[in-house]
Formats: sequence, structure tokens, C1' cells
RNA sequence: AAAUGAAAAGAAGCGCCUGAGCCGUAAACACGGCUGACGAGGACGGAGGUUGGGGCGAAAGCCCCGAAAAUCGAAAUUAUCGGCGGAUGCCUCCUGCCGCGGACGUGCGGCAAAAGCCGCGGGACAAACCCGCAGGGCGACCUGCGGAACAGACCCCGCCGCAAACGUCAUA
Repeated sequence: AAAUGAAAAGAAGCGCCUGAGCCGUAAACACGGCUGACGAGGACGGAGGUUGGGGCGAAAGCCCCGAAAAUCGAAAUUAUCGGCGGAUGCCUCCUGCCGCGGACGUGCGGCAAAAGCCGCGGGACAAACCCGCAGGGCGACCUGCGGAACAGACCCCGCCGCAAACGUCAUA
């Protein structure tokens, strides 16, 4: 460290550290520390499940990508060291709602204050880094304030294409 039991508090790009690296203790296999994800986006009715993706192969297995085996890019390196747990992701079901001609049912697609899918074009948006200043620590390193920038996805706008069903009833 893990495991078991009890109590309390708390976070969700969030927590943890046994390996590694670094610092201190004159040496140290010891002890005490430090590091270990930059924002954007993502919860928004409920429950359960799930934790990599892609390719080849009949299989065994092999190969590629990958920082968080859940999106997006930024900056950067010899290397996002190694690992664990979560998580707003994804799947299924239920509920409610939107679209499919008015109502209801079924079905299909979608949404969870929003609401079809695909593609193309355009638009907007950040922090770290950097510069300056201040603070804490013997140190590794940590914290705060200010300045000036720079993304993509989601999103917004426009356009092409595709999809808009079945039954019953109502209306004309």
C1' cells in the first nucleotide's frame, strides 16, 4: 500500500501513491518531503449495466493508435515515467417531451428546457506556456495578481442531400 471494521468531511478533468524521478537530513538500502493533465466541452427525470478503440486471422494469436483505456484541441518533451480508483461518456429499460398532416395507439428518429441524420461553407469562444509583479519553503517545489496572445470539438449562422411510417377516429 492493499484488505476488514467504525466515525467525520469533501472533489468530478477529480482523488490517490507502494514503483520511478527529484529535494533535505555531512553518508544512508533509513526517515521526512516534492512532482505526477492546460483549458474548452460534458450531469440537468429515474434505474441497471459497461470501461479501451481499430485492423488482420478459421482459431491460437499478431499489428496499429491511445497522457484520464469517455469528447476536443493547446503548448511541450528523452519521456506527457509507472500504477490504482472514480467520472457528467456509452449501452439497455422505464418516464416525460419534440418531429413524422389534427387526435390517439404503434413504429422510426431525436431531446431531457431541449428536440432528425449526413455533408459542405462561414462565425464565435480558453487556459497553461510567455512577460511582469508579489508571497511561502533550506530545497525539490508550491500559491496568488496583472499584461499580451493563440485552438478544435460542442455551439451559432447559411446551403445541398436524405428521412418524415402504419392503424383507428375526427375534419374538409